[in-house]
Molecule: transfer RNA
Organism: Microchloropsis gaditana
RNA sequence: GGAGGCGUGGUGUAGUGGUUAUCACGUUUGUUUUACGUACAAAAGGUCGAGGGUUCAAUCCCCUCCGCUUCUA
Numbered sequence: 001g002g003a004g005g006c007g008u009g010g011u012g013u014a015g016u017g018g019u020u021a022u023c024a025c026g027u028u029u030g031u032u033u034u035a036c037g038u039a040c041a042a043a044a045g046g047u048c049g050a051g052g053g054u055u056c057a058a059u060c061c062c063c064u065c066c067g068c069u070u071c072u073a
Base pairs, nucleotide, nucleotide: 001072002071003070004069005068006067007066010025011024012023018056027043028042029041030040031039049065050064051063052062053061
């Protein structure tokens, strides 16, 4: 240089056009305990990497860019 894959709460992930974006761990609060842990209940936390386009509607499709990564000369 060429060709691909990935980017989603703090971390790891599901979802691949349609009404409120899923789950686990973690965090906070409450109950339980002398206390911690466990268990149970509840809550907060995401501008779905950035910009543009297509569409009635985009996390999803298309283009450009950014970052990570794989293959290859």